Predicted 3D model of a 155-nucleotide RNA (Lysine riboswitch aptamer) from a bovine gut metagenome. Its mean pLDDT, the model's own confidence on a scale to 100, is 80. RNAcentral holds the sequence, with entries from MGnify. Rfam family: Lysine riboswitch aptamer. Rfam describes the family as follows. Riboswitches are metabolite binding domains within certain messenger RNAs that serve as precision sensors for their corresponding targets. Allosteric rearrangement of mRNA structure is mediated by ligand binding, and this results in modulation of gene expression. This family includes riboswitches that sense lysine in a number of genes involved in lysine metabolism, including lysC.

RNA sequence: AUAGAGGCGCGGCUGUCAAGAGUACAACUGAUUUUGGACCGCAUAUCCGUUUUGUCAGAAGGAAAGGGGCAGCUGCCGAAGAGAUGAUCCUGCAAAUCAUCUCUGGGCGUGCGGAGAAUAUCCGUACGACUGUCGCAUCAUUUGCGGAGAGCUAU
Repeated sequence: AUAGAGGCGCGGCUGUCAAGAGUACAACUGAUUUUGGACCGCAUAUCCGUUUUGUCAGAAGGAAAGGGGCAGCUGCCGAAGAGAUGAUCCUGCAAAUCAUCUCUGGGCGUGCGGAGAAUAUCCGUACGACUGUCGCAUCAUUUGCGGAGAGCUAU
């Protein structure tokens, strides 16, 4: 440098289904109200408003996104995820993207915490057995301990 292995293996995209939800929401009616509303999320600034704005209730209408199941396609094996810092963007913060550094071999189960409409799912963390890989000791069979993917195997 090239090619590979771990397995409910890790990501992305499309279609479809359920849920989200009879929720949010605009208008109507009634009551009450200005400590209110607009501007992708938050705040400042700016603008609007008492002939209105917001809140609650009623009847008639009535969504969507993120996430999930199934099917298909596709990139791969630090696949990928998380945290911190910096840069881009902005009035500022957040979100998003990129770069650098740090941690995690992998999936699963349980507890705790966070996000979420949710008991789904995701993220973090601790513990547990399982599993792959290498090292040491043992060894008919095998068993025990330890390390980390910048690793391991082959050429």